[in-house]
Context: one part of a larger RNA
RNA sequence: AAGUAGCACAAAAGUCUGUGAAAAACAGGCUCGCCGUAAACCUAAGGUUUCCUGGGGAAGGAUAUUCCGCCCAGGGUAAGUCGGUCCUAAGUCGAGGCCGAGAGGAGUAGACGAUGGACAACUGGUUAAAAUUCCAGUACCAUCUUUGAUGCGUUUGACCUACGGGGGGACGCAGAGGGAUAGGUUCAGCCGGGCGUUGGUUGUCCCGGUACAAGCCUGCAGGGUAGUGAUUAGGUAAAUCCGGUCACUAUAAGCCCGAAGGGUUACGUGGAUCCCGGGUAAUUCCGGGAGAACUGGCUGAUUCCGCACUGCCAAGAAAAACCUCUAUGGGAGUAUCAUGGAUGACCGUACCGCAAACCGACACAGGUAGGUGGGUAGAAGAUACCAAGGCGAAC
Numbered sequence: 001a002a003g004u005a006g007c008a009c010a011a012a013a014g015u016c017u018g019u020g021a022a023a024a025a026c027a028g029g030c031u032c033g034c035c036g037u038a039a040a041c042c043u044a045a046g047g048u049u050u051c052c053u054g055g056g057g058a059a060g061g062a063u064a065u066u067c068c069g070c071c072c073a074g075g076g077u078a079a080g081u082c083g084g085u086c087c088u089a090a091g092u093c094g095a096g097g098c099c100g101a102g103a104g105g106a107g108u109a110g111a112c113g114a115u116g117g118a119c120a121a122c123u124g125g126u127u128a129a130a131a132u133u134c135c136a137g138u139a140c141c142a143u144c145u146u147u148g149a150u151g152c153g154u155u156u157g158a159c160c161u162a163c164g165g166g167g168g169g170a171c172g173c174a175g176a177g178g179g180a181u182a183g184g185u186u187c188a189g190c191c192g193g194g195c196g197u198u199g200g201u202u203g204u205c206c207c208g209g210u211a212c213a214a215g216c217c218u219g220c221a222g223g224g225u226a227g228u229g230a231u232u233a234g235g236u237a238a239a240u241c242c243g244g245u246c247a248c249u250a251u252a253a254g255c256c257c258g259a260a261g262g263g264u265u266a267c268g269u270g271g272a273u274c275c276c277g278g279g280u281a282a283u284u285c286c287g288g289g290a291g292a293a294c295u296g297g298c299u300g301a302u303u304c305c306g307c308a309c310u311g312c313c314a315a316g317a318a319a320a321a322c323c324u325c326u327a328u329g330g331g332a333g334u335a336u337c338a339u340g341g342a343u344g345a346c347c348g349u350a351c352c353g354c355a356a357a358c359c360g361a362c363a364c365a366g367g368u369a370g371g372u373g374g375g376u377a378g379a380a381g382a383u384a385c386c387a388a389g390g391c392g393a394a395c
Base pairs, nucleotide, nucleotide: 013031014030015029016028017027018026032392033391034390035389040372041371042370046352047351050350051075052074053073054072055071056070060068061067080140081139082348083347084346086117087116091112092111093110098105099104121138122137123136124135125134141344142343143342144341145340147338148337149336150335151334152333159330160329164325165324166323167322172312173311174310175309178305179304180303183299184298185297187296188295189210190209191208192207193206194205195203211269212268215264216263217262218261222257223256224255225254226249227248228247229246230245231244232243234242235241270294273290274289275288276287277286278285313316358367359366374386375385376384377383
C1' cells in the first nucleotide's frame, strides 16, 4: 500500500427458550425459505477410525464459537446362506527350454486375474454406535452319522474313483405384440379420529390408515420339443455316451421350460389411534401397555415370462459347476428316499461415498462407475410446484 481488496455462487432468514464468563452462527421449539432423476436413498472404487459417547478450546475452522470431519479419553464392525474363497476373459506372471556380453527379453506347461459363469435366508425387532451377521419366528444347502424302506450286488463285481470322451453351461442386433407384477390413484368400500376462537360446516363433510418375505404345496397365460429298437470304418485308448446309418410308431397325448396367481407360512409381524408413567412453559420427547380395518375398481412400467417369438447380416466369449460314458485302481456291502443328530473354518462388514471424509496443495463453484428414484400438469428421467427425506452452504 491499507484497515484497502477479499471473507469462495443471490437457497434466507425470523423469534422464543436453554447452556454459558461471553451466543447472529451451539442445543431444543415454532414460523419462513431451498433441493426433490436430488442438494434424497443404496452401493463400487478410493479414504482408513473421519463412526458413537464423555470431556476440552492452544492451534486447525477464511469471523465469533459454549460447536466440529479439530484435541484428549473410552467404546463400536459378530455371517454355513451377503461379498471373497470355486471357474475362466482381456491381460499379467511364468518351471524347464530359447534368445541376449550382461542387465534382461519373449514365451510352453502352469498359475493368477471379474467388470462375466456357478452357488444354499427371508420377514420383523433391537443398539449411543453393528446387523440378510445379534434376537424372535419360519426356512434352505453341503458333508458326516443313527434308524427304516426299496433296489442292486459279493469274482457272472453292486458301488466309489478322470487331469480322458460327449452333452451342458452357451450367449448378436432390430422390431412387434401378449400375459403379469412392482408402483400409482383428487375412484369406491371398510376402520379410526374431528365438528373448527371468523358468516357456515352431523354432511354427498374433513383428516389419517387400509401392509406383509423367503420357504413348502399347487399352478395358468405362453413358449419349446418326436420316441423306441438295431447297427456302426468317427469322437487320438475304451464306451452302453455323443455322432452316422437303417427299421417301426407318432404330429401333439406326453415331455421340458415357465412369470404370475391361489393355499400355507400367519391364532404371526406390522398397523392409524388411544391409555399410563417420567419430563417440559407447551407441543414435541423418553419408557411401558392396549391395538381397528387390513377389500375392490381403474391405471400401469424402461421390471419379469424372455432374446421366448418374428426378421436381419456384420453371424454374435471361455472355463468350471451339473449330467452321462467308459478306462484305471479299489472293492463287500452299496445306491436312492425318508427320519433323528452333529459340523460348517478363514478374510471383509464402523463411517464418508456427486462429497467438508475420494482425485484436484485448501472444509476448493471442477472431476468421480452402478442401482432405486413418488405426486399434480406434461410425450418425457424436459420444465414448474410439491411428498418422503435432506438442507439454509463458517462472517

Source information:
The part of an RNA shown here (large-subunit ribosomal RNA, domain III) has 395 nucleotides and comes from an invertebrate metagenome. The full RNA is in RNAcentral, with records from SILVA. It matches the Rfam family "Bacterial large subunit ribosomal RNA".